[in-house]
RNA sequence: UAUUUAUCAAGAAAGGUCGAGGAAACAGGUCCUAUGACGCCUUAGCAACCGCCAAAAUGGAAAGGUGCUAAAUCCUGCCCUACAAGGGAAAGAUAAGAG
Numbered sequence: 001u002a003u004u005u006a007u008c009a010a011g012a013a014a015g016g017u018c019g020a021g022g023a024a025a026c027a028g029g030u031c032c033u034a035u036g037a038c039g040c041c042u043u044a045g046c047a048a049c050c051g052c053c054a055a056a057a058u059g060g061a062a063a064g065g066u067g068c069u070a071a072a073u074c075c076u077g078c079c080c081u082a083c084a085a086g087g088g089a090a091a092g093a094u095a096a097g098a099g
Stems, first nucleotide, its partner, number of pairs: 001099001003097006013043005021032003026077004044069003049065002052060003073091001078088003
């Protein structure tokens, strides 16, 4: 990093620092933000993909490897439709594999 498979309406904070934008891309919305957002550091926590224990399904634990801790992946855009719903894709995120 092209890509394969699985999951994505649950869950989970505080301190320090920085100083103006941020919420993946583009667009439209709507939200967060000087009562300091976003980012970074520290600690804490959530979860259970790989790994661990057991015996396949499955269950258990959470010491290891990631990951995550505003809002459904914040909502929508493309397609189906019985049309403000619902469903499917596309794109994205995470994990494991892999050229």
About this RNA
SAM riboswitch aptamer (S box leader) from a Melioribacteraceae bacterium, 99 nucleotides, folded computationally. The sequence was found by an Rfam model in a public genome assembly. Its Rfam family is "SAM riboswitch aptamer (S box leader)". About the family: The SAM riboswitch is found upstream of a number of genes which code for proteins involved in methionine or cysteine biosynthesis in Gram-positive bacteria. The source organism's lineage runs through Bacteria, Ignavibacteriota, Ignavibacteria, Ignavibacteriales and Melioribacteraceae.